About this RNA
This is a predicted structure of a 119-nucleotide RNA (SAM riboswitch aptamer (S box leader)) from a soil metagenome. Rfam family: SAM riboswitch aptamer (S box leader). From the family's description: The SAM riboswitch is found upstream of a number of genes which code for proteins involved in methionine or cysteine biosynthesis in Gram-positive bacteria.
[in-house]
RNA sequence: CUUAUCAAGAGUGGCUGAGGGAACAGGCCCGAUGAAGCCACGGCAACCGACUCCGCAACGGCGGAGUGACGAGGUGCCAAAUCCUGCCCGCGAGGGAAACCGUCGCUGGGAAAGAUGAG
Repeated sequence: CUUAUCAAGAGUGGCUGAGGGAACAGGCCCGAUGAAGCCACGGCAACCGACUCCGCAACGGCGGAGUGACGAGGUGCCAAAUCCUGCCCGCGAGGGAAACCGUCGCUGGGAAAGAUGAG
């Protein structure tokens, strides 16, 4: 950089000791009944992988489909939606005589940013 996914799921112990939820802002939370970090063990999940089938190839494989009754291995993850919002659009409510405003709501859509996998 490309691409897929991101409302599900899964924690105990030890060391340590004050912060943490990516960054900024706002909100809301978690935290001395122990934050972050590190270690050990455990677990979740199914991206890679494994297995089965099909096709193409032609022995090196490549592609597609499937798998509640695959989970040995490589990653990842184990408070809250990626904790929520921020930018654009839509719908509804609200305000306004109107043009319009952009206050509130939406398990509405998209973008951006981020995380993870694969390449």